[in-house]
Context: one part of a larger RNA
RNA sequence: UGACGGGGGCCCGCACAAGCGGAGGAACAUGUGGUUUAAUUCGAUGAUACGCGAGGAACCUUACCCGGGAUUGAAAUGUACAUGACGGUUGGGCGAGAGCCUGGCUUCCCUUCGGGGCAUGUAUGUAGGUGCUGCAUGGUUGUCGUUAGCUCGUGCCGUGAGGUGUCGGCUUAAGUGCCAUAACGAGCGCAACCCACAUCGUCAGUUACUAACAGGUAGUGCUGAGGACUCUGACGAGACUGCCGUCGUAAGGCGCGAGGAAGGUGUGGAUGACGUCAAAUCAGCACGGCCCUUACAUCCGGGGCGACGCACGUGUUACAAUGGUAGGGACAAAGGGCAGCUACCUGGCGACAGGAUGCGAAUCUCCAAACCCUAUCUCAGUUCGGAUCGGAGUCUGCAACUCGACUCCGUGAAGCUGGAUUCGCUAGUAAUCGCGCAUCAGCCAUGGCGCGGUGAAUACGUUCCCGGGCCU
Numbered sequence: 001u002g003a004c005g006g007g008g009g010c011c012c013g014c015a016c017a018a019g020c021g022g023a024g025g026a027a028c029a030u031g032u033g034g035u036u037u038a039a040u041u042c043g044a045u046g047a048u049a050c051g052c053g054a055g056g057a058a059c060c061u062u063a064c065c066c067g068g069g070a071u072u073g074a075a076a077u078g079u080a081c082a083u084g085a086c087g088g089u090u091g092g093g094c095g096a097g098a099g100c101c102u103g104g105c106u107u108c109c110c111u112u113c114g115g116g117g118c119a120u121g122u123a124u125g126u127a128g129g130u131g132c133u134g135c136a137u138g139g140u141u142g143u144c145g146u147u148a149g150c151u152c153g154u155g156c157c158g159u160g161a162g163g164u165g166u167c168g169g170c171u172u173a174a175g176u177g178c179c180a181u182a183a184c185g186a187g188c189g190c191a192a193c194c195c196a197c198a199u200c201g202u203c204a205g206u207u208a209c210u211a212a213c214a215g216g217u218a219g220u221g222c223u224g225a226g227g228a229c230u231c232u233g234a235c236g237a238g239a240c241u242g243c244c245g246u247c248g249u250a251a252g253g254c255g256c257g258a259g260g261a262a263g264g265u266g267u268g269g270a271u272g273a274c275g276u277c278a279a280a281u282c283a284g285c286a287c288g289g290c291c292c293u294u295a296c297a298u299c300c301g302g303g304g305c306g307a308c309g310c311a312c313g314u315g316u317u318a319c320a321a322u323g324g325u326a327g328g329g330a331c332a333a334a335g336g337g338c339a340g341c342u343a344c345c346u347g348g349c350g351a352c353a354g355g356a357u358g359c360g361a362a363u364c365u366c367c368a369a370a371c372c373c374u375a376u377c378u379c380a381g382u383u384c385g386g387a388u389c390g391g392a393g394u395c396u397g398c399a400a401c402u403c404g405a406c407u408c409c410g411u412g413a414a415g416c417u418g419g420a421u422u423c424g425c426u427a428g429u430a431a432u433c434g435c436g437c438a439u440c441a442g443c444c445a446u447g448g449c450g451c452g453g454u455g456a457a458u459a460c461g462u463u464c465c466c467g468g469g470c471c472u
Stems, first nucleotide, its partner, number of pairs: 007472007015462002019425005026317008034308002042053002064303006077125008087106008108117003128292002131290003137286002139281003142277001144275001149188006155164003168179003194269004199237007209226002213224003240263001243257001244255004306444001319418001323377007335366003340359002344355004384415001389410007431454007
């Protein structure tokens, strides 16, 4: 000077408390440990690993294992020599394929004729490595933490390390300000500037809209038309404790005060200081060093990454009547679409198939569920729950045995609200309901990232648990 204390003071945070819903018990999905295996590729391991890298493991991916090949090599490049094509197309034989052997047809350019370009082969310098080291590194990332801190110049103090400033009082979400002051200023952070949402205005209306006028239909903005409304999207306005009252020296606090769509940071996002953890990543990429070079590189077929006594994490579905089932009725937002999304018609119980048309899309299309109404079930392992298994199918794809999704019929397991313990959340939030997208042939998505619909309870307070800040 820091750090630490079951020392003290002050303060904050879904940290506790007050509430609501979960996890821990069940079945399944998924990740991990362990075990097994020819291989179950590798990494991530308290918080800060474990639905994580992986935003798509049947082949490919793929790095692992078994077997079969080839060795200037799958791709790149220099030099020397040889060939004139390389290639395209079509056969045969062997083979699991990679590939090997062997045929048919077709087939270069420039030239000063010295050669050059291009391609292939041979030789060689080289290539190649998801091999090791994240404790040699760059870059990127997590975390403390969106916490309010971390520093500098000059001055002053101290022999010096260093201190002061940055402390104290008040205040703030904030080292945010005000006052005080051997300090005076400044920088990186805070805040603001950026984006979205909420209100209004101006301008602009097509594919959006339809009040008035007109036409038309079984019906519909369907058509003429309109620029009012909604909406779209560009530019502005608006919120600043600005006004009032009150407390205070001030900064500022308080007010079911006004006005206002919005009130004291309006809400949400983006934005992450100096640094910490020799934190993570050599397997995204780059890169030093070390190592392999007929193999630790490379091609192919098959298998594995999907194993299963068990243990843990994260989830999904439930255990039911605030519910299940059947019939009828209504209302979104945000996105996607041409090797695509498909209205509509027909067939099929259905997944889907066969037709058919619109749309590269504010034009066409994917496209809601919870909810409401009616009926039924009457508390039961049930008309709850749907695992598991049998059969029959659909689709994608060379190919669904290992190892895909979906449909139909049958089967109908555990489970009657979960011990100790533990997690999330303070408002359009939790809870609950569906929809979309990326990846993608298909999909093991119950995951991830978004979107809207319905829509709560509680916060006395800071003694205690956890984390953090300042002073001592």

A computed fold for a 472-nucleotide part of an RNA from an uncultured bacterium, annotated as small-subunit ribosomal RNA, 3' major domain. The prediction has a mean pLDDT of 83.